[in-house]
Context: one part of a larger RNA
RNA sequence: CCUCUCUUAAGGAACUAGGCAAUUUGCAUCCGUAACUUCGGGAUAAGGAUGCCCUAGCUGUAACAGGCUAGGUGGCACAAACUAGGGGGUAGCGACUGUCUAUCAAAAACACAGGGCUCUGCGAAGCUGUAAAGCGACGUAUAGGGUCUGACGCCUGCCCGGUGCCGGAAGGUUAAAAGGAGUGGUGCAAGCUGCGAAUUGAAGCCCCGGUAAACGGCGGCCGUAACGAUAACGGUCCUAAGGUAGCGAAAUUCCUUGUCGGGUAAGUUCCGACCUGCACGAAUGGCGUAACGACUUCCCCACUGUCUCCAGCAUAGGCUCA
Numbered sequence: 001c002c003u004c005u006c007u008u009a010a011g012g013a014a015c016u017a018g019g020c021a022a023u024u025u026g027c028a029u030c031c032g033u034a035a036c037u038u039c040g041g042g043a044u045a046a047g048g049a050u051g052c053c054c055u056a057g058c059u060g061u062a063a064c065a066g067g068c069u070a071g072g073u074g075g076c077a078c079a080a081a082c083u084a085g086g087g088g089g090u091a092g093c094g095a096c097u098g099u100c101u102a103u104c105a106a107a108a109a110c111a112c113a114g115g116g117c118u119c120u121g122c123g124a125a126g127c128u129g130u131a132a133a134g135c136g137a138c139g140u141a142u143a144g145g146g147u148c149u150g151a152c153g154c155c156u157g158c159c160c161g162g163u164g165c166c167g168g169a170a171g172g173u174u175a176a177a178a179g180g181a182g183u184g185g186u187g188c189a190a191g192c193u194g195c196g197a198a199u200u201g202a203a204g205c206c207c208c209g210g211u212a213a214a215c216g217g218c219g220g221c222c223g224u225a226a227c228g229a230u231a232a233c234g235g236u237c238c239u240a241a242g243g244u245a246g247c248g249a250a251a252u253u254c255c256u257u258g259u260c261g262g263g264u265a266a267g268u269u270c271c272g273a274c275c276u277g278c279a280c281g282a283a284u285g286g287c288g289u290a291a292c293g294a295c296u297u298c299c300c301c302a303c304u305g306u307c308u309c310c311a312g313c314a315u316a317g318g319c320u321c322a
Stems, first nucleotide, its partner, number of pairs: 001318003005314001006312002010308002014306001019303001027051005036041001038151001053072007074078001086301004091296002093293002098110002114149007126135003152288004157218003162215002164211005171206003177200002182195005219237005246280001247277001258274005
């Protein structure tokens, strides 16, 4: 000097991307506990007091075990060692317990109960296999498969033009095949051997409908109110239809540190609003939501060597010398 384990006056997050790390708290009894809430919770919320030992009385026990009341002694320290939650507020995401990248990711990702659509009538659909056969299932539509969403609450708007799927005794197109008008080669001929029009002819496609919790989509320009601004209103073009409710500078906002308010002495973050949504939006679900989270954001209390600013003849190991 390095690492490990400790201690530190005054201050107390000034450290830092970030309280990372380390403190604080910790047990029992008694008291006392808010918003919110799905009435179960939240909750050990928060916050406060007491705690060793001795004596007496009451109670009580198998026991001077235990309990209650009133006094008293000692110590630096009484849940005396060990063990042993820091707390509160706000917002985002995901309802929750759970699952995952064995060996850089534990999460907002996966799953989930619940919801929907769709296929399947049983030798089921679907899957494996060349097949036999097997799983499904020793099940039978309250069942099984596929797919999307993801507790719960309030809801889930418009578009079927394109693509997909479903339905459609007509019509168009259409293969092999059937058909055989006609026509060629050859032969004296019977014949043999070719080409071949009309016509008949399936699914599919065209066509006609349906279907969006199927794949998906959900406009532009111009004008207008007695200050100005804005436009409930009007005109026009295009479309299958022009984004409804709700939310909105958002895990989405480029311009942008938008503007206003709150918090700070000072806030590109945070919270509440506004709406000019570059480029939210309704099961690729929309908006809320108690509880929960080794998730993420911001603030506060307590606490501290994170820091001001280091120090230690503190502990153990390394290291150097012998």

Predicted 3D model of a 322-nucleotide part of an RNA (large-subunit ribosomal RNA, domain IV) from a metagenome. The RNAcentral record of the full RNA draws on SILVA.